[in-house]
RNA sequence: GAGGCGCUAGCUCAGUUGGUAGAGCAACUGCCUUUUAAGCAGUGGGUCCCGGGUUCGAGUCCCGGGCGCCUCACCA
Numbered sequence: 001g002a003g004g005c006g007c008u009a010g011c012u013c014a015g016u017u018g019g020u021a022g023a024g025c026a027a028c029u030g031c032c033u034u035u036u037a038a039g040c041a042g043u044g045g046g047u048c049c050c051g052g053g054u055u056c057g058a059g060u061c062c063c064g065g066g067c068g069c070c071u072c073a074c075c076a
Base pairs, nucleotide, nucleotide: 001072002071003070004069005068006067007066010025011024012023013022019056027043028042029041030040031039049065050064051063052062053061
């Protein structure tokens, strides 16, 4: 330098054909009892990496940029 994949809740990840943003774990509250803990129920938590475009409508499509991983090439 070129190509591929990825970026969504604190963490790990789903998200179908463009049409209400979700799960598990964690946190918090309550209940319970076998009490350093476990179980059950509930609650809160989001700049969908950033900017722009298309569209009635974008996490999803298009363009540019950033970051991470991998492959190739080049240099040494």